Predicted 3D model of a 72-nucleotide RNA (transfer RNA) from Ostrea edulis.
Lineage of the source: Eukaryota > Lophotrochozoa > Pteriomorphia > Ostreida > Ostrea.
It matches the Rfam family "tRNA". Rfam classes the family as a transfer RNA.
Its mean pLDDT, the model's own confidence on a scale to 100, is 82.
RNA sequence: GGCCAGAUAGCUCAGUUGGUAGAGCACCUGACUAAGAUUCAGAGGGCCCGGGUUAGAAUCCCGGUCUGGUCC
Numbered sequence: 001g002g003c004c005a006g007a008u009a010g011c012u013c014a015g016u017u018g019g020u021a022g023a024g025c026a027c028c029u030g031a032c033u034a035a036g037a038u039u040c041a042g043a044g045g046g047c048c049c050g051g052g053u054u055a056g057a058a059u060c061c062c063g064g065u066c067u068g069g070u071c072c
Stems, first nucleotide, its partner, number of pairs: 001071007010025004028042004048064005
């Protein structure tokens, strides 16, 4: 340098072919306890970046950045 795959919550990952972004764990609050753990209830928090298409984009198109694999 060419090709392929990936980037979504603090972490690990879904998202059904464009129609309100979710789960588990973690963190925070409350209940429970003498206190802590466990358990139960609840809240907060995100689509890698910049453009384009569309009434509407995490999803489609173009460019870029980073990560992994592969070829030389």